[in-house]
RNA sequence: GCUUUCAACAUCCCCGUUUCGAGCAUGGAUGUUCGCCUAAGGCGGACGCAAAUGGGUCGGAACUGAAGGC
Numbered sequence: 001g002c003u004u005u006c007a008a009c010a011u012c013c014c015c016g017u018u019u020c021g022a023g024c025a026u027g028g029a030u031g032u033u034c035g036c037c038u039a040a041g042g043c044g045g046a047c048g049c050a051a052a053u054g055g056g057u058c059g060g061a062a063c064u065g066a067a068g069g070c
Base pairs, nucleotide, nucleotide: 001070002069003068004067005066006065007064013056016063017062018061019060020059021058022057024054025053026052031047032046033045034044035043036042037041
């Protein structure tokens, strides 16, 4: 240097770091719909798109470290 299997290190266990993607959860601008009150309009329920948020979900890449092989 190449390669294989891994995460020892961790304030019980699990968990190496960063990043990308998917999915999940939370969320619920705008919107749809229903109900109620109404002078204007307002209030509430249901559905649900986006932003945003989350990590003990899955996968990819790079890197760190450990133990083997060449």